Predicted 3D model of a 72-nucleotide RNA (transfer RNA) from a Gammaproteobacteria bacterium. The prediction has a mean pLDDT of 83. The sequence was found in a public genome assembly. The source organism's lineage runs through Bacteria, Pseudomonadati, Pseudomonadota and Gammaproteobacteria.
[in-house]
Parts: sequence; structure tokens; C1' cells
RNA sequence: GGGCGAUUAGCUCAGCGGGAGAGCGCUGCCUUCACACGGCAGAGGUCACUGGUUCAAUCCCAGUAUCGCCCA
Repeated sequence: GGGCGAUUAGCUCAGCGGGAGAGCGCUGCCUUCACACGGCAGAGGUCACUGGUUCAAUCCCAGUAUCGCCCA
């Protein structure tokens, strides 16, 4: 330098045009003498960034950034 892939909650990830979600973690309550386990409820997201397509974009297209793999 070229090619491919990934980027979504604190962490690991799903979702691939029309409701942003799961598990773990966090907070509160119940339970216990207390802790743990368990149960219930809740908070937490500019979906990496910029632009485009579309009535509508996490999703499609282009570019940028970071990370990983391969080729040279």
C1' cells in the first nucleotide's frame, strides 16, 4: 500500500427498513439475626462519526476513525 471483517447499555452479544433488546453487572424493595442465594421493580443508549438514498435507517450506499485477520 491492497483486500476482508467488526464497531449497539459498564462487559459479552442479538437485532439487518417501521417497537432499541437479552444475559451478566448496578440500584431499590421483599426474604434472612446478618450475608449469600432467590423473587419483584427500576436506572443506564446521540446504535463509532460525517454525508447520501428512502415517507421512514441500528439495518441500504459512500467516506472517515479505531480494532482484528490476510496478501504484498

It matches the Rfam family "tRNA". From the family's description: Transfer RNA (tRNA) molecules are approximately 80 nucleotides in length.